[in-house]
């Protein structure tokens, strides 16, 4: 240089005859269950027992919520993540 695929939530991705953008996975709240532990009862004592309720930390299941100029700027159109041009950025081919 030139082709050819890619850029959409924090990560990983869906998302077409152009018609209000969505998962999982994090991440925030709550709710509920299990562990340990503390406290707190019991006891003449202890390296003991109890531990409904409580406090904390940790797990697991469910609820809710919040998070985007769809890479950037144009253009077409009543409406563009999607069509068309320019650029940028990554991986890949060919000189």
């Nucleotide at each position: 240089g030139c082709c050819c695929u890619g850029c959409u939530a924090g990560c990983u991705c869906a998302g077409u005859u152009g018609g209000u953008a969505g998962a999982g996975c994090g991440u925030a709240a709550g709710a509920c269950u299990c562990u340990u532990a503390c406290a707190g009862u019991c006891c003449u004592u202890c390296u003991g027992a109890c531990c409904g309720g409580g406090u904390a930390a940790g797990a697991g299941u469910c609820u809710u919520a919040a998070g985007g100029u769809c890479g950037c700027g144009g253009g077409u159109u009543c409406g563009a993540u999607u069509c068309c041009c320019g650029c940028g950025c990554a991986a890949g081919g060919c000189a």
Background:
Transfer RNA from Hysterangium stoloniferum, 95 nucleotides, folded computationally. The source organism's lineage runs through Eukaryota, Opisthokonta, Agaricomycetes, Hysterangiales and Hysterangium. It matches the Rfam family "tRNA". Rfam classes the family as a transfer RNA. The sequence is in RNAcentral, with records from ENA. The prediction has a mean pLDDT of 80.